[in-house]
RNA sequence: GUGAGGCGCGUCUAGGGUUCCGUCUGCACCGCGCAGGACAGGGGCAGGGGCUGGUCCGAGAGACGCAGGCGGCGGGUGGACCGCCGCUCCACGGCGGGACAAAAGCCCGGGAGAU
Numbered sequence: 001g002u003g004a005g006g007c008g009c010g011u012c013u014a015g016g017g018u019u020c021c022g023u024c025u026g027c028a029c030c031g032c033g034c035a036g037g038a039c040a041g042g043g044g045c046a047g048g049g050g051c052u053g054g055u056c057c058g059a060g061a062g063a064c065g066c067a068g069g070c071g072g073c074g075g076g077u078g079g080a081c082c083g084c085c086g087c088u089c090c091a092c093g094g095c096g097g098g099a100c101a102a103a104a105g106c107c108c109g110g111g112a113g114a115u
Stems, first nucleotide, its partner, number of pairs: 008066005015057002020054002022051001023048005029042002068088008090110001092113001096108003
């Protein structure tokens, strides 16, 4: 310098924003026969994520589990296949861009770069 292979899935967490729910603020409307005023209550419109939350997104370098792979032993005449055990290491990392409603440790990305 070149080539091949490996870095799968699920649940959750760190974290994230604001589509929906809830909540808060403001506004007007309705309100037990008639009239006037008001309260509880009811839905509506607008705004707030520097609203704790629910739904939602969510880690290569976070957790747990499953699967897969490799090796050993055993079962099976052999093979296909099955069971048990072991291993499955390491990992500093932008700017910027992208998607969904939006943002992010998501994706670009075990990237660029650094050692």
A computed fold for a 115-nucleotide RNA from Actinomycetospora straminea, annotated as Guanidine-I riboswitch aptamer. It matches the Rfam family "Guanidine-I riboswitch aptamer". Gene Ontology term of the family: regulation of gene expression. The model forms 100% of the base pairs in the Rfam consensus. The prediction has a mean pLDDT of 80.